Predicted 3D model of a 134-nucleotide RNA (c-di-AMP riboswitch aptamer (ydaO/yuaA leader)) from Cohnella sp. CIP 111063. Model confidence (mean pLDDT): 75 of 100. Taxonomically the source falls in Cohnella (Bacteria, Bacillati, Caryophanales, Paenibacillaceae). RNAcentral holds the sequence, with entries from Rfam.
This record gives sequence, C1' cells and structure tokens, in this order.
RNA sequence: AACUAUAUUUUGCCGAAUUCUCGAUUAAGAGAAACGGGGGAACCGUUUUGGGUGAAUUAACCUUGAUCAUAAAGGUUAUAGGGAACCUUCAACCGAACCCUCAGCUAACCUCGUAGGCACCGAAGGGAGAAGCA
Repeated sequence: AACUAUAUUUUGCCGAAUUCUCGAUUAAGAGAAACGGGGGAACCGUUUUGGGUGAAUUAACCUUGAUCAUAAAGGUUAUAGGGAACCUUCAACCGAACCCUCAGCUAACCUCGUAGGCACCGAAGGGAGAAGCA
C1' cells in the first nucleotide's frame, strides 16, 4: 500500500414497524402519540367454488407420481405487479413468505402490530420544488 473479515459512527433504502414518558431485580414491565392491519350495522351487493397480510399473480414445459388420467411436490422459462422526490424510456434486480378456518361492504364500537432485512444508492431526457451565492 492492497485485499478480506469484524466492530462502531454517519447517510440513505424496502417495510406500518417510529418517537416520548414512567418503572426497573420486590425486576423482567406499563402507558401516550404517530403509523399500519383485522373484526364489526343500516343501505348496497352476493346467492359462487373458504379467507387475510404482502408487489409477490398467472401461464407453459419437464421430473416424481399408479398403465392412462387427476391431485400434490419439485425444477426451468416467462409474466401481472414492485422498489431510492415526480414523469417517460432503457438497463439490472425482486416477482417471496406467513397466518386464520366463523368472516362481502360497513358508522359506532372491539381488537392486534411497532418486526426483519439491505446499500455506495444504474443511465438518458423532461417538468417542478428547495437551499446557497451574487
């Protein structure tokens, strides 16, 4: 000097998942605000194949399967859709996972959550806004 790993701090991102107050081993918790989800009348809707959070839906092909076929599982390729102020185009990436078996919408009301995971943050054009300087 370079590379790799770990830790701390700062900045930014996906997501609702942040901030504050009291208490604290006689504890290990309680509360508030904010943000988000579910249940739940009338009216309306449906007489319908279970439903929910989430961008994460759908299709084709292949393999397993029981001779054919079907269900189910796995794999490959694509795809609705998704993400760093906004719009368009291009590029790359994601396109999961989990929960409940009663549940349409739904005022009042009831109830639940406050996780987890990432990053030098792509390029071009356009329209706005803000800050700084003169």